[in-house]
Context: one part of a larger RNA
RNA sequence: CUCUCGUUAAGGAACUCGGCAAAAUGACCCCGUAACUUCGGGAGAAGGGGUGCUCACGCAAGUGAGCCGCAGUUAAAAGGUCCAAGCAACUGUUUAUCAAAAACACAGCUCUCUGCUAAACCGCAAGGUGAUGUAUAGGGGGUGACGCCUGCCCGGUGCUGGAAGGUUAAGAGGAGAUGUCAGGAAACGAAGCAUUGAAUUGAAGCCCCAGUAAACGGCGGCCGUAACUAUAACGGUCCUAAGGUAGCGAAAUUCCUUGUCGGGUAAGUUCCGACCCGCACGAAAGGCGUAAUGAUUUGGAUACUGUCUCAACGAGAGACUCG
Repeated sequence: CUCUCGUUAAGGAACUCGGCAAAAUGACCCCGUAACUUCGGGAGAAGGGGUGCUCACGCAAGUGAGCCGCAGUUAAAAGGUCCAAGCAACUGUUUAUCAAAAACACAGCUCUCUGCUAAACCGCAAGGUGAUGUAUAGGGGGUGACGCCUGCCCGGUGCUGGAAGGUUAAGAGGAGAUGUCAGGAAACGAAGCAUUGAAUUGAAGCCCCAGUAAACGGCGGCCGUAACUAUAACGGUCCUAAGGUAGCGAAAUUCCUUGUCGGGUAAGUUCCGACCCGCACGAAAGGCGUAAUGAUUUGGAUACUGUCUCAACGAGAGACUCG
């Protein structure tokens, strides 16, 4: 010097990205226990007190008297706690070997398909799963407990329905044409056999007409206006299928930005509460809340400490020296 431990004056997070690590708390009994809440919880909330031995009494719990120590769950083992916010309701699942999460799943909600030889799927087939089930069932998509809700747009794309008209294949149809050819001087040329072939007919689809957004998706611009100023309830105009409703908002979303104001600190790019000028929130790729839960993320407080000011000493194992 390295590793693993132990102790430490005064201070007590000043360390650091961050209390990482360590310390502290800890068992049992008694008292006591807030906001909030889905009335179950929260809760071991928080915060206090007690704990040994001997004798007597007592079924016991315990009560009384006494005794010892600095210390009685005498060693070991055994929650730190609180406040506020984000996300996800929850228990679960996951990148075997750098990610455990806010990701996945979930109960619930919703759309859609499926009438049974079901739909869907595996297989060339036989056959099988679905299911020895039958729409309170089964498949697929989305959302994701619960509470309050889920606005406008069907022009485009998709899907469903419609069948009048337009278009449209093979096929049917066969006008006509061409070759050959009896004949004929030539022009021409019947039938036959070939080659070709117009009209007409001809389904779905597409065009077309409707419906449908918890289908894919979308949800404006410019100008003016009130008796200070500012702003614009109001008006004009252009475009659109329709111009973003409720709620939320510098947000896991805000570039400018450390926005501005307030709180907390002596001092706060983080945090909390507001404001709204939303670069570029927004309603099942759900919106906004929400008790409980979380080895989750963020900010604060208390207790506690060698994390630090600032290092010291000790123990063991190495390193080092001798062998």
Predicted 3D model of a 323-nucleotide part of an RNA (large-subunit ribosomal RNA, domain IV) from Lactococcus fujiensis JCM 16395. Its Rfam family is "Bacterial large subunit ribosomal RNA".